[in-house]
RNA sequence: AGAAAGUGUACCUAGGGUUCCACACCGUUAAUGGCGGUGGUUUGGUCCAAGCGGUACAGGCCGUUCACGGGUGUAUUCCGUGUGCGGCUACACCGGUCGGGAUAAAAGCCCAGGCGGG
Numbered sequence: 001a002g003a004a005a006g007u008g009u010a011c012c013u014a015g016g017g018u019u020c021c022a023c024a025c026c027g028u029u030a031a032u033g034g035c036g037g038u039g040g041u042u043u044g045g046u047c048c049a050a051g052c053g054g055u056a057c058a059g060g061c062c063g064u065u066c067a068c069g070g071g072u073g074u075a076u077u078c079c080g081u082g083u084g085c086g087g088c089u090a091c092a093c094c095g096g097u098c099g100g101g102a103u104a105a106a107a108g109c110c111c112a113g114g115c116g117g118g
Stems, first nucleotide, its partner, number of pairs: 007058006015048002020045002022042001023039007059089006066082005091113001093117003099111003
């Protein structure tokens, strides 16, 4: 100076908006019903949702028991595969309330552990 890796899925949460539901207001109507309009500067339900939030499962790496195969004059050491058991799966600051993208729309979603700095 540079590269690779730093995992995936499901269910949630912080958070997010407004397609649908609900709610509020307006209009119409005999009517609080039906229909239409407006509102997310409406708590909510459906919905979306974290690399640096949670849980679980899987995956990965390491060690080990046993079994099989390879190698070997014989055997151990060694290598590979499978089962079981155990351990690990770290760290992640600032610019940014930036820019772009999807969806109805937006976001801690995706571009992106980007880019620049430390």
Description
Guanidine-I riboswitch aptamer from Desulfoscipio geothermicus, 118 nucleotides, folded computationally. Model confidence (mean pLDDT): 83 of 100. Its Rfam family is "Guanidine-I riboswitch aptamer". From the family's description: This family represents a conserved RNA structure found upstream of the ykkC and yxkD genes in Bacillus subtilis and related genes in other bacteria. Its family is annotated with regulation of gene expression in the Gene Ontology. The sequence was found by an Rfam model in a public genome assembly. The source organism's lineage runs through Bacteria, Bacillota, Clostridia, Desulfallaceae and Desulfoscipio.